[in-house]
Record summary:
The RNA shown here (small-subunit ribosomal RNA) has 1513 nucleotides and comes from an uncultured Gammaproteobacteria bacterium. Model confidence (mean pLDDT): 81 of 100. The RNAcentral record of the sequence draws on SILVA. Rfam family: Bacterial small subunit ribosomal RNA.
RNA sequence: AGAGUUUGAUCCUGGCUCAGGAUGAACGUUGGCGGCGUGUUUAAGGCAUGCAAGUCGAGCGACGUGCCCGACCAACACUCUAAAAAUAUUUUUUAUAAAUGUUGGUAGAGUGUUGGACGGGUUACGAGCGGCAAACGGGUGAGUAACACAUUGGUAACUUACCUCCAAGACGGGGAUAGCCCACCGAAAGGUGGAUUAAUACCCGAUGGCAAUGCGGGGACAAAAGUCAUUCGCAUUUAAAGAUUUAUCACUUGGAGAAAGGCCUAUGUCCUAUCAGCUAGUUGGCGGUGUAAUAGACCACCAAGGCUAUGACGGGUAGCAGGCGUGAGAGCGUGACCUGCCUCACUGGGACUGAGAUACUGCCCAGACUCCUACGGGAGGCUGCAGUCAAGAAUAUUCCACAAUGGACGAAAGUCUGAUGGAGCGACGCCGCGUGCAGGAUGAAGCCCUUCGGGGUGUAAACUGCUUUUAUAGGGGACGAAUUUGUGACGGUACCCUAGGAAUAAGAGGUUGCUAACUCUGUGCCAGCAGCAGCGGUAAUACAGAGACCUCAAACGUUAUCCGGAUUCAUUGGGCGUAAAGCGUCCGCAGGUUGUCUGAAAAGUCAAUGGUUAAAUCCCGGGGCUUAACUCCGGGACUGCUGUUGAUACUAUCAGACUGGAGGCUGGGAGAGGCAAGCGGAACUAUCGGUGUAGUCGUAAUAAGCGCUGAUAUCGAUAGGAACACCAAAGGCGAAGGCAGCUUGCUAUAACAUGCCUGACACUCAUGGACCAAAGCGUGGGUAGCGAAUAGGAUUAGAUACCCUAGUAGUCCACGCCCUAAACGAUGUGUACUAGGUAUUGGGAGUAUCGACCCUCUCAGUGCCGUUUUAAAAAGCAAACGCGUUAAGUACACCGCCUGGGGAGUACGGCCGCAAGGUUAAAACUCAAAGGAAUAGACGGGGACCCGCACAAGCGGAGGAUCAUGCGGUUUAAUUCGACGGUACGCGGCGAACCUUACCUGGGCUCAACUACUAACUGCAAGGCGAUGGAAACAUUGCCCGCUUUCGAAGGUGUUAGAUAGGUGCUGCAUGGUUGCCGUCAGCUCGUGCCGUGAGGUGUACAGUUAAGUCUGGUAACGAGCGCAACCCCUAUUGUGUGUUAAAUGUACACACGAGACUGCCCGUUUAAACGGGAGGAAGGCGGGGACGACGUCAAAUCAGCAUGGCUCUUACGUCCAGGGCUACACGCAUGAUACAAUGGCUAGUACAAAGGGUUGCUAAAUCGCGAGAUGGAGCUAAUCCCAAAAAGCUAGCCUCAGUUCGGAUUGAGGGCUGAAAUUCGUCCUCAUGAAGUUGGAUUCGCUAGUAACCGCGCAUCAGAUACGGCGCGGUGAAUACGUUCUCGGGUCUUGUACUCACCGCCCGUCACACCACGAAAGCUGGCAACGCCCAAAGGCUCCUUAUGGGGACUAAGGCAGGGUCAGUGAUCAGGGUGAAGUCGUAACAAGGCAUCCCUAGCGGAAGCUGGGGAUG
Repeated sequence: AGAGUUUGAUCCUGGCUCAGGAUGAACGUUGGCGGCGUGUUUAAGGCAUGCAAGUCGAGCGACGUGCCCGACCAACACUCUAAAAAUAUUUUUUAUAAAUGUUGGUAGAGUGUUGGACGGGUUACGAGCGGCAAACGGGUGAGUAACACAUUGGUAACUUACCUCCAAGACGGGGAUAGCCCACCGAAAGGUGGAUUAAUACCCGAUGGCAAUGCGGGGACAAAAGUCAUUCGCAUUUAAAGAUUUAUCACUUGGAGAAAGGCCUAUGUCCUAUCAGCUAGUUGGCGGUGUAAUAGACCACCAAGGCUAUGACGGGUAGCAGGCGUGAGAGCGUGACCUGCCUCACUGGGACUGAGAUACUGCCCAGACUCCUACGGGAGGCUGCAGUCAAGAAUAUUCCACAAUGGACGAAAGUCUGAUGGAGCGACGCCGCGUGCAGGAUGAAGCCCUUCGGGGUGUAAACUGCUUUUAUAGGGGACGAAUUUGUGACGGUACCCUAGGAAUAAGAGGUUGCUAACUCUGUGCCAGCAGCAGCGGUAAUACAGAGACCUCAAACGUUAUCCGGAUUCAUUGGGCGUAAAGCGUCCGCAGGUUGUCUGAAAAGUCAAUGGUUAAAUCCCGGGGCUUAACUCCGGGACUGCUGUUGAUACUAUCAGACUGGAGGCUGGGAGAGGCAAGCGGAACUAUCGGUGUAGUCGUAAUAAGCGCUGAUAUCGAUAGGAACACCAAAGGCGAAGGCAGCUUGCUAUAACAUGCCUGACACUCAUGGACCAAAGCGUGGGUAGCGAAUAGGAUUAGAUACCCUAGUAGUCCACGCCCUAAACGAUGUGUACUAGGUAUUGGGAGUAUCGACCCUCUCAGUGCCGUUUUAAAAAGCAAACGCGUUAAGUACACCGCCUGGGGAGUACGGCCGCAAGGUUAAAACUCAAAGGAAUAGACGGGGACCCGCACAAGCGGAGGAUCAUGCGGUUUAAUUCGACGGUACGCGGCGAACCUUACCUGGGCUCAACUACUAACUGCAAGGCGAUGGAAACAUUGCCCGCUUUCGAAGGUGUUAGAUAGGUGCUGCAUGGUUGCCGUCAGCUCGUGCCGUGAGGUGUACAGUUAAGUCUGGUAACGAGCGCAACCCCUAUUGUGUGUUAAAUGUACACACGAGACUGCCCGUUUAAACGGGAGGAAGGCGGGGACGACGUCAAAUCAGCAUGGCUCUUACGUCCAGGGCUACACGCAUGAUACAAUGGCUAGUACAAAGGGUUGCUAAAUCGCGAGAUGGAGCUAAUCCCAAAAAGCUAGCCUCAGUUCGGAUUGAGGGCUGAAAUUCGUCCUCAUGAAGUUGGAUUCGCUAGUAACCGCGCAUCAGAUACGGCGCGGUGAAUACGUUCUCGGGUCUUGUACUCACCGCCCGUCACACCACGAAAGCUGGCAACGCCCAAAGGCUCCUUAUGGGGACUAAGGCAGGGUCAGUGAUCAGGGUGAAGUCGUAACAAGGCAUCCCUAGCGGAAGCUGGGGAUG
């Protein structure tokens, strides 16, 4: 920095697409490590759980708990002392009683433990009073288009707790209250009552100022309000708290500072006019209320203002900024992370507390939702950090720590801190590192390709040596701590050392072009790809797979979005004649712009300087992490705003002047300028009258129409309406539309001349206003002609048309609407500048004249510069065409308009209209083009010129008959295949009985009928003669000979195996070669030069001439090539030489070499070329004929002549054999033969050729046969012999116009010939038979001279033959051509074109079908904002009453009613778009067959047609 894409190609216009960068991204494939960042863009949807704001006991009291001390009480355990009671034993006993022991655990004392209460202390916890904080920090972007934000100022209209500094001060009293306790209510949340208590809580009094309020006086500033220095005076009012300890902290008042905030101003800040008018607290005033403070902020009263096209009001969307992305920049887009501001906190309303809130984790009320409930009532608010559900393409851990930084409280220790510091997850982004390094083959294997030779992957691997970043393991181990001690979440992390081992680590996308990178296979408009162009229908570098290659790389692609490219909204930096685009025209307010000179001032402008423009970001230079990303420091920049000072050229402003722009006055002229009135003649039609008779009118031709009831024609008269011939013109006038007989009246404008006057009064013009062809509408007139609609007649397949005859609206007038045109110069208006020529209008001067005309010069204006004729020329511009002093040139001023095609100038909405409709004016959807100019072709029912047996003039035919041949069709087992307008059809085929033969039926073979090769086996030579079966092929089998060599080997034969053979199978649209047609037409090109931006042109046009692009002249062309011509062959005349087949000479003949003809000579025309005539000559203007066929066209023909790529068959689509078929036969076509007869037929006689062929051949004489032919065999390898007779002709005779003595088809019989073979299916002969046919409709073919026509002869193919065909040869031998109008074909030039597959082109509309989006629609549903009315919570305000409440206005939510607006949906309806092969027509492109198109009206299946006016595109 550009590229692809409209075309056959080109230039331009113009859209679409791509390459770049970016992202809070997502998705797909893949995935080693680390650092630094970053992470719900969607549902401001709902939330379980935990945490996110507390702190102070050095403000306070009491209590509870805990701890300590002291004393007290109770319980328990242990020790000691003592009792009741029970029981056992002993003694005495009848019983009682006594003693001792055991059990028991009562009383007291001591010790310990536990518990309770009291007092004191302690600090910790819990609750409370009190203080401070909770208004910060953290989150979000719903709302907001606004003083919300940014920048700049102001506050003389204000506030500020904590902090700092300064000054002054803190005296004396008092009454409560929470807690606690008691009682009560409630499920709970919570609440009520009583009693009691403290303070740095609260209250009262005192004191006080430089505090506050009010009044008054002076000074300075100030317009005033007011402020300041303070000063002065008077009056009134207001303060305080202590704590701990001895050093402080706290408290009160005032002032100052720092920092923070409130309010106000200027400027900036998205889309929409299909939102144009909005506003009653609205705008202002006075007085109040209210606030920290200004203020309609609020209230009462008064006035009627205020905003708006510089966009009010309304609607939609949106947090704003620093910045970020991109861009060369200007810009455009954006507002994640970080920072500043604003806003919100479930939704709505409200205040309280406080220095500060209308308060995210405070309060009250209303609403929705969720939860608890004992149904009476209550509770809640993650848009804090995690986490969860939902939504979504999509976004993380219910982690660690207060170690650091910071915040709150505290005197402090410290407590709290999801702020913050860290870790975790995610390739989401940026940055860095690695996945090894070196050696290693004329190069392994595998895979891929191949021309089969080889090549690629590729030093790549293997292999050898080396290293260890990273990962792993082990060992050591920080900084971050500020601070003397102590204190680290991160973290045993970073980092360092050691160990072993290439070990743990590569993919994604792409490979037709853009765009770096190519082959094979598969597929076959299928499957699929695709960003655009476009790939895919059998050879796909575009699909899919593989190999190879390219790019980037832990990523690579895709999608979405933004900028760029896009100068494609253009300020930088575009346009408007024809591509999109100049309003139909003028007037004109606002707006924009504005002549010359002087002065002032300094708004814009310029310069210097001050302030500000937060930090981060960006740039530059340094520093720190191993580097980088990242981060720190310094400097710059941030293009802005503002203050001060200065300059004064320009613009604006003010003042003064000028006349050149503009205007006015005066004068004489020009003109279809406008309006109105009057008048005129020609024509037309009608009516009346006369003359007159059969047609007239109309058309390409007709018909309908009119006419004997007298038309048309003609004469006269009368009436009517419309339009004004000649003049007339490229002419004139007008702003445009437009304006035309003559006269008059009224009226407007422009130009010129002469001076004078005004003194910038000017130009343009959004909105607005006026005019505005034709058609059309309304009312009323008028109506001759013309004439939509309509009717009739033609044309036609149809003809709702073109043509004809009628004819209504309309056309005309008056008044009122409509307001559009191809309203065009497709060109807005004004001013200035840049050679002219000519015509015309007006004026002036000169000469001249009696005067005028004419002539010359000059001034001003207007128009034109086309036609071969008058410089359309220069410069310049333009894509080109073209424009070119009437610019589309050079500039300025202003307005309008454009931004791909279609949808669409349409829908909806608004405005206008009686209607028709006009104006303003979209979107969805769809396409990759649509378009302009020019170029080369092709085409035209465009033009000009020329040629051709093209027509015409002639001669003879075809088309009718019969036959032959070919083709179609039909048939068939097969009737093999190809060729199909011209350019297939007597063509391939120059010759199908078998063969040919490719077809059919049947029977055989399978390495094969044939070519070449390898291996193994085989003594089997090879070959010849048979036999059996059979139609043959073939199968089986016998005999003969049994080779070259001593053997081996080799050759040959056979068998087996393998690659291979073979195919007239397909594709002529894969091909070579060959061929046809245009066309023996005169064309087709190149080099250099020149012209053009280019395609391309020129050359090759033109004039003349020719058969010819043949030649000449001329010419920006000069030359050249392929074609033409000539050279070659045959032929016409002649010479020379040679030759033999001739008996010989000559001639003739044959061969060879020459001569000859060249417009050379003469005359005429002409510049020349050339043409016409003539002479001579055998031949004269190319003498006649042939071969020879340019660039190309038809995807023309041929794969079946041959060759050949690919595909396909392989015991068959190959090959062999027999028979059949290609010869069929209702029919159609083509090409021929023979005829229809007397210019003839038959019979007899008789004459004259040329060119060919011949040894498997031609075959003589002779003989036989009516003949075909047979026998025969001379001669001939040919100027020798033979085929071989030429025929028409000539002579003579017969036939006499008839289905014949024409014609010979068909058929019968008998023969000949060829051939293995003649039935399907040959030919010839003889006899017999004797069909159609009496000259051929429409139409059509050949031929211009030795030609047509007629006549015969020969040859190829070939055994024979279907040959009447084909190719040659000679004989006889005409007629006609005025001419180029027409038909066909061709050439050159030109013109139009919407065609380029090229007119067999392109293309329009209805209808039918499918799909898509939009519109209308009876309605239905929802959202939003507002108005009216009702009701009205909390709350503050206010009033009353008072300590309890009540009233009032205001008001959120709610309700009722009617409208507005925006969406969604809707039976059905209408148009639109799209869709390989639907229907009907043919509208447009050529003169498109009626020139097209625009506006308008009517009509019609549809394109469309017709009327009126207009344009030329």